RNA sequence: GCCACAUACGAGCCGAAUCGCCGGUCCCCUGUGGACGGGCGAGCGGGGGAACCAUUGGCCCUUCUGGGGCCAGGGGCGAAUCGCCGCAGUGGAUGCGGUGUAGCGCGACCGUUGGGAGCGCGAGCCCGUCAGCUCACCUCGCAGGCUCCACCCGACGAAGGA
Numbered sequence: 001g002c003c004a005c006a007u008a009c010g011a012g013c014c015g016a017a018u019c020g021c022c023g024g025u026c027c028c029c030u031g032u033g034g035a036c037g038g039g040c041g042a043g044c045g046g047g048g049g050a051a052c053c054a055u056u057g058g059c060c061c062u063u064c065u066g067g068g069g070c071c072a073g074g075g076g077c078g079a080a081u082c083g084c085c086g087c088a089g090u091g092g093a094u095g096c097g098g099u100g101u102a103g104c105g106c107g108a109c110c111g112u113u114g115g116g117a118g119c120g121c122g123a124g125c126c127c128g129u130c131a132g133c134u135c136a137c138c139u140c141g142c143a144g145g146c147u148c149c150a151c152c153c154g155a156c157g158a159a160g161g162a
Base pairs, nucleotide, nucleotide: 010148011147012146013145014144018042019041020040021039022038024036025035026034027033028031043142044141045140046139047138048137053132056072057071058070059069060068061067073130074127075126076125077124082100083099084098085097086096087095088094103121104120105119106118110157111156112155113154114153115152116151
């Protein structure tokens, strides 16, 4: 000097996943200390839940613009849906891979914000035969995962300067 990794501080991203207050137990270096855990409130996010309104597809029968029977499960969080191709499987269910796609995110000016180049995601999990909407009301969550010099053109404001 270069590369990689780890840690600390700082800055930032996805996401609802933030903020404040009050105790408790344990530890010892007894401090403006540390670890663990509980309660309450605000805020943000989700689910259930009247009236009114709404209420799938296929097949069969029929006294035929009426009605009856049978088959198929359904739902939630999330941007994460819907195709096509290939391989395995049996030509099925399903799994793996590729390629698109509805949709979603980043794109760091001091704050907010519009547009663009460009770069990504397009998963996973849960309920358990049950839930449409939905006032009152009831109820649940506040996790987890990442990045590190980060391009261009504006608008409003702030700061600074003259």
c-di-AMP riboswitch aptamer (ydaO/yuaA leader) from a Solirubrobacterales bacterium, 162 nucleotides, folded computationally. Its mean pLDDT, the model's own confidence on a scale to 100, is 79. The organism belongs to Solirubrobacterales, within Bacteria.